Model confidence (mean pLDDT): 80 of 100. This is a predicted structure of a 358-nucleotide RNA (Bacterial RNase P class A) from a Gammaproteobacteria bacterium. The model forms 95% of the base pairs in the Rfam consensus. The RNAcentral record of the sequence draws on ENA. Lineage of the source: Bacteria > Pseudomonadati > Pseudomonadota > Gammaproteobacteria. Rfam family: Bacterial RNase P class A. About the family: Ribonuclease P (RNase P) is a ubiquitous endoribonuclease, found in archaea, bacteria and eukarya as well as chloroplasts and mitochondria. It is recorded under the gene name rnpB.

């Protein structure tokens, strides 16, 4: 200088003015006021009720291997496949010699196979020759070659045959409930053994091993009217009404006074918390500890914002003097920790390749 990779982070600033919401406050005032995603509600978990001895079946969710975590599908280091010279980057990445299913077109065959083209025809059979040999391609053989396929039943090479073929043999590759080394582990190396038997697909059923109770702040709790309605106590006499043929009886109806349960409304939960920041300190790192330190929106669906100046970014017109207009996506409502998704401009900082100059 020019290309890429990978993490971090801001996301208008600064002042005055005037507002609006919560909170203190007798006032005057004071002090706090969105986001990195406040989103999507996709997982995870605090919290509250409900429900449960304990197992186990159903059912669902995750899925190399170690580790972090309150937890988790998240994050951290790692194997191992793949891609890239490389920094780095993708991978639902257990198990397909438990058992079922599937493999559409093509294709001779799609699984313990098959033979369209094609190769032979040694060996049998025909035909030719006196033989030697040659011929035919009937029976048979053969999977190397053509072709189909997303896949075709190990690859290269010699060797070997009638022609071939792991049919021998080297090397690659495959494999093994075989050792040995390294590593908690996945998993690697090395040897040894097997001519190879074993296609693929488990975001198919399915095995395995591990996790999972159900509802969700309108969870739940407290206080608590007015009508109505329920329980108890007492009053009040005759009376009505019901039952009944009638009488007694028994049941409603009245009035007061006291429980108690719900609704409206108020509180409460609810903002100090798996909490910021900073040192320091153990770890490769997620992350742990320790210590000082701060306190930082919360309500109702509803506040969190305007306007003038100056700068700062873009963008429009311009007579280049200026001058108008915008601020990316988006926006809290029981919290937290994660994933995914928007995202206008900008900034800093590893690493990596290529090229040129000292």
């Nucleotide at each position: 200088g020019g290309a890429g990779u990978c993490g971090g982070c801001c996301g208008g600033g600064c002042a005055g003015c005037c507002g609006c919401c919560g909170c203190c406050g007798c006032g005057a005032g004071g002090c706090g006021g969105a986001g990195g995603a406040a989103a999507g509600u996709c997982c995870g978990g605090g919290c509250u009720c409900c429900g449960c001895a304990g197992g186990g079946c159903a059912g669902g969710g995750u899925g190399c291997c170690a580790g972090g975590u309150a937890a988790c599908g998240c994050c951290u280091g790692g194997g191992c496949g793949g891609c890239g010279c490389g920094a780095g980057c993708c991978g639902a990445u257990g198990g397909a010699a438990a058992g079922u299913g599937c493999c559409a077109c093509a294709g001779a065959a799609a699984a313990c196979a098959c033979a369209c083209c094609g190769c032979c025809g040694a060996u049998g059979g025909c035909c030719c020759u006196u033989a030697c040999g040659g011929g035919c391609a009937c029976a048979g053989g053969c999977a190397a070659g053509g072709g189909u396929g997303a896949a075709a039943a190990g690859g290269u090479g010699c060797g070997g045959u009638a022609a071939g073929a792991g049919c021998g043999c080297a090397c690659c590759g495959c494999g093994c409930u075989c050792a040995c080394c390294g590593g908690c582990a996945a998993c690697g190396g090395u040897g040894g053994c097997g001519g190879c038997a074993c296609g693929g697909u488990a975001a198919a059923c399915c095995c395995c091993a591990c996790c999972c109770g159900g509802a969700g702040c309108a969870a739940g709790g407290c206080c608590a009217a007015a009508u109505a309605g329920g329980g108890g106590a007492g009053c009040a006499a005759u009376g009505g009404c019901g039952u009944g043929g009638c009488c007694c009886g028994c049941g409603c109806c009245g009035c007061u006074c006291c429980c108690g349960g719900g609704u409206a409304g108020g509180c409460c939960g609810c903002a100090a918390g798996a909490g910021g920041c900073g040192c320091g300190u153990g770890g490769c790192g997620a992350c742990g500890c320790g210590c000082g330190u701060c306190c930082c929106a919360g309500a109702g669906g509803a506040a969190u914002g305007g306007c003038u100046g100056c700068c700062a970014g873009g963008g429009g017109c311009u007579u280049c003097g200026g001058u108008c207009c915008c601020u990316a996506c988006a926006g809290a409502a029981c919290c937290c920790g994660g994933c995914u998704u928007a995202c206008a401009g900008g900034c800093c900082g590893g690493c990596u390749c290529c090229c040129u100059c000292c």